The prediction has a mean pLDDT of 79.
This is a predicted structure of a 109-nucleotide RNA (Glycine riboswitch aptamer) from Dyella terrae.

[in-house]
RNA sequence: CACCAACACUCUGGAGAGACCGGUUGAAUCCGGCGCCGAAGGGGCACGAAGCCUUGGGUCAUUGAGCCCGGUCUUCCAAACUCUCAGGCAAAAGGACAGAGGGGCGCUU
Numbered sequence: 001c002a003c004c005a006a007c008a009c010u011c012u013g014g015a016g017a018g019a020c021c022g023g024u025u026g027a028a029u030c031c032g033g034c035g036c037c038g039a040a041g042g043g044g045c046a047c048g049a050a051g052c053c054u055u056g057g058g059u060c061a062u063u064g065a066g067c068c069c070g071g072u073c074u075u076c077c078a079a080a081c082u083c084u085c086a087g088g089c090a091a092a093a094g095g096a097c098a099g100a101g102g103g104g105c106g107c108u109u
Base pairs, nucleotide, nucleotide: 007103009101010100011099012098013097018034020033021032022031023030035089036088037087041085042083043082044081048076049075050074051073052071053070056069057068058067059066060064
């Protein structure tokens, strides 16, 4: 100096599930009730790694802070899995994720 990745932001696509019942009741809000969804966000867990148990076991010419194994233990640890807290169940809005664009700061290469 340049490029890539990530990220703000913009555009496009984007599922699921009751326009549920009642309160004089279109939607939203509020109160009460029953039934559902998973893809904002959030929680949980595997393999693996480390620790602990040396009064768990084995092994060695070596007796050592050795080596190998074991574990209803502890910690770290993923998802579109799972939970359904939150959110959602006409349209609108939102929406993980994907495609295209993308500007700027810092660090590293």

The source organism's lineage runs through Bacteria, Pseudomonadati, Lysobacterales, Rhodanobacteraceae and Dyella.
The RNAcentral record of the sequence draws on ENA.